[in-house]
RNAcentral holds the full RNA, with entries from SILVA. This is a predicted structure of a 505-nucleotide part of an RNA (small-subunit ribosomal RNA, 5' domain) from a metagenome.
Context: one part of a larger RNA
RNA sequence: GGAUGAACUCUGGCGGCGUGCUUAACACAUGCAAGUCGAGCGGAGAAAAUAAGCUUGCUUAUUAUCUAAGCGGCGGACGGGUGAGUAACACGUGGGUAACCUGCCUUAUACAGGGGAAUAACAAUGAGAAAUCAUUGCUAAAACCGCAUAAGCUCCCAGUAUCGCAUGGUAAAGGGAGAGAAUAUUUAUAGGUAUAAGAGGGGCCCGCGCCUGAUUAGCUAGUUGGAGAGGUAACGGCUCACCAAGGCGACGAUCAGUAGCCGACCUGAGAGGGUAAUCGGCCACAUUGGGACUGAGACACGGCCCAAACUCCUACGGGAGGCAGCAGUGGGGAAUAUUGCACAAUGGGGGAAACCCUGAUGCAGCAACGCCGCGUGAAGGAAGAAGGUUUUCGGAUCGUAAACUUCUAUCAAUAGGGAAGAAAGCAAUGACGGUACCUAAAUAAGAAGCCCCGGCUAACUACGUGCCAGCAGCCGCGGUAAUACGUAGGGGGCAAGCGUUAUCC
Numbered sequence: 001g002g003a004u005g006a007a008c009u010c011u012g013g014c015g016g017c018g019u020g021c022u023u024a025a026c027a028c029a030u031g032c033a034a035g036u037c038g039a040g041c042g043g044a045g046a047a048a049a050u051a052a053g054c055u056u057g058c059u060u061a062u063u064a065u066c067u068a069a070g071c072g073g074c075g076g077a078c079g080g081g082u083g084a085g086u087a088a089c090a091c092g093u094g095g096g097u098a099a100c101c102u103g104c105c106u107u108a109u110a111c112a113g114g115g116g117a118a119u120a121a122c123a124a125u126g127a128g129a130a131a132u133c134a135u136u137g138c139u140a141a142a143a144c145c146g147c148a149u150a151a152g153c154u155c156c157c158a159g160u161a162u163c164g165c166a167u168g169g170u171a172a173a174g175g176g177a178g179a180g181a182a183u184a185u186u187u188a189u190a191g192g193u194a195u196a197a198g199a200g201g202g203g204c205c206c207g208c209g210c211c212u213g214a215u216u217a218g219c220u221a222g223u224u225g226g227a228g229a230g231g232u233a234a235c236g237g238c239u240c241a242c243c244a245a246g247g248c249g250a251c252g253a254u255c256a257g258u259a260g261c262c263g264a265c266c267u268g269a270g271a272g273g274g275u276a277a278u279c280g281g282c283c284a285c286a287u288u289g290g291g292a293c294u295g296a297g298a299c300a301c302g303g304c305c306c307a308a309a310c311u312c313c314u315a316c317g318g319g320a321g322g323c324a325g326c327a328g329u330g331g332g333g334a335a336u337a338u339u340g341c342a343c344a345a346u347g348g349g350g351g352a353a354a355c356c357c358u359g360a361u362g363c364a365g366c367a368a369c370g371c372c373g374c375g376u377g378a379a380g381g382a383a384g385a386a387g388g389u390u391u392u393c394g395g396a397u398c399g400u401a402a403a404c405u406u407c408u409a410u411c412a413a414u415a416g417g418g419a420a421g422a423a424a425g426c427a428a429u430g431a432c433g434g435u436a437c438c439u440a441a442a443u444a445a446g447a448a449g450c451c452c453c454g455g456c457u458a459a460c461u462a463c464g465u466g467c468c469a470g471c472a473g474c475c476g477c478g479g480u481a482a483u484a485c486g487u488a489g490g491g492g493g494c495a496a497g498c499g500u501u502a503u504c505c
Base pairs, nucleotide, nucleotide: 001505002504003503004502006501007500008499010497013374014373015372016371017370018369019367020366021332026330027329028328030327031326032325035074036073037072040071041070044067045066046065048063049062050061051060052059053058054057081285082284083283091209092208093207094206095205096204097203100202101201102200105198106197107196108195109194110193111192113147115145116144122137123136124135125134126133127132153178154177155176156175157174160171161170162169163168183190184189185188211257212256213255218248219247220246223245224244225243226242228240229239230238260282261281262280263279264275265274266273267272287308288307289306290305291304310321311320312319313318338364340363341362342361346360347358348357349356350355377407378406379405380404387398388397389396390395411446414440415439416438417437421432449494450493451492452491453490454475455474456473460489461488462487463486464485470477471476
C1' cells in the first nucleotide's frame, strides 16, 4: 500500500447493487416451512334441485355440487440448514466397471383372460386422566392372493459360431423349469404388465495430489493371503468356519494435534503465501448413541424402534417433544436483521385438467457492513466590512470567504401522469407498487464531518503547563520561551465518512 462476513470512537443527506451469529453443533415459547389426487375405492355429513308418499313439513328415491376423516397411489431420499465429525478414495483430477442399480421421462415391440379371501372407514361393547387401545360385526378398490397365457425375459443342461481385457463377452438355434398385468371417466384420454434401448441420476474400484509434530518408532489376529460358503444391485475378510503366516513402516507406519474438500477469493510483476463468508460442485450431520423397516432411491432434519440427557403434561398407572428450515426468544459475545408480503415471475411436488401446496424463490423491512454514483449550490462580488487570531502596532491572516447581485433545481419535499417484468388460442392474471420513470411549479432553501500538522509524512503560530498533567507506530517529547502535552487561530489529508483495533499478503 492492498484486503475484510469485521468491531469500536466521533459524525451522518440520497440512490443502485450486494452482504449481514465468524462466538454456544447452547436451550428453545409461538406461527408457518410437504403435500396432493373423488378421472383408484367404500361409506359419512352439508346444503340444493326434481319426483313420489302423505302425519303439509317431514320421509324416501334420483341427480349433480361441496366438506373432512379412512383405505389406496405418487411425493415426503428433492428443495432448505449447518460444518460437529472426518487427514479419509472425504475431496480434486484422470481412468475402470467383462463386478453393478436406476422411480418419473423418451423411443420401440408384445400383451392385459378368468377368479378368490380379507381389512380400515363405519356400528356396538369395553379399558384409559390422556396418548391411545382391545373385542365382535359389516364393506370396497388400480390394496392383497391364487389360476391361465409367455413374442421376449430369468435359471438349468449340453454344445456351436465369433470376439476379447485375465476372470470372460456377444449372437442364434435345441431341451427342461419359472415369473406378468388394472382399470377410470365426460370415449377421448390417462394409466397397467413384460422386454430392449436412451437420457439423466447413483454405487463400487484404481493412479496421482491433499496440514503439523520423531520431545510419537515400531504398528497389526479378521490382522495379510488362500480355496469354500453366506450376503449384496455389485467386486471384496463385507461376514463366517478352515488353512497358511503374513501385511504396513525413516519414501515416516502407528500415535497425537488441527481441519469439511474444491471451483474460487485476497495479496503479489511473477513464483509463491494466506483464506475456505456470500455464489456453484462434492461430502458429512440433524438433541447424543445404536438399529433396522418401507421404498427405484434412506439406514431417512419436520418417518419408525431402543437406550441416554434435557424439557413439558399427568388422575402417578403412563404419555409428549426435538428450529444446524423461515421469522422470533433467552443465553454467550466486541458483534450480525422482520414473529413482513406474494405465489405475479422462475423452479419443484401432486393432479387428465381446473387447481392446490411451496419461509424454495420473487420482493419489501432493518444496518454507512461493503462497492459504485450523486448532492450539500453556480457565476459575479474589495468599503479587502464586522469579528477572530497575531503583531516589530506599520501591518499580516481567515478572505471572494461572507454580506450583496444574478442564476440554476441534481437529491429531498409537493402536484399530475405512470410502466416493462405477462408467457400460454381468446380472455383473465403483478406481491413488488401508484414503485421505477416522465412532467410541472416553487424555494439556496433541508444536507459536513473526521483525523493529522517534531522526523519518517503533506501541513505553524500564540497562550497555558513546567520530567507535572500528558503524548507515543518507531526514534522520542515534557525539568519556564514545548512547531511533539492541553486549548485557540491557521494549515494539510480524506470525505458521508474519518480514525483506531484485529487479521492476511
Background:
It matches the Rfam family "Bacterial small subunit ribosomal RNA". The coordinates come from a structure-prediction model, not an experiment, and the mean pLDDT is 83.